[in-house]
RNA sequence: GGGAGAGUCGGCUAGCUUGGUUAGGCUUUGUCCUUGGGGUGGACAAGACGCGGGUUCAAAUCCCGCCUCGCCCA
Numbered sequence: 001g002g003g004a005g006a007g008u009c010g011g012c013u014a015g016c017u018u019g020g021u022u023a024g025g026c027u028u029u030g031u032c033c034u035u036g037g038g039g040u041g042g043a044c045a046a047g048a049c050g051c052g053g054g055u056u057c058a059a060a061u062c063c064c065g066c067c068u069c070g071c072c073c074a
Base pairs, nucleotide, nucleotide: 001073002072003071005069006068007067010027011026012025013024020057028046029045030044031043032042033041050066051065052064053063054062
C1' cells in the first nucleotide's frame, strides 16, 4: 500500500441483509424490602449505539469519509 471484518451502558452481549413501540438481556453499582445480623432472594433506579457528514417523514440499522483494533496479502 491492497483486501475482508469488528467498534453498542463500567464489563459481556442481542438487535444491523426487513429503517418505525421507551435500544433489550446478563452482570455491576446505589437505595429499599426480606433477616437478630449476614448471605441468598425480591422491587426500583443509574448507565450505551467510535467520530463527522449525507439519504429519508424517520438511521444503531442504508451511503460516503475519518479514527481505533485485530486478521490476510504484498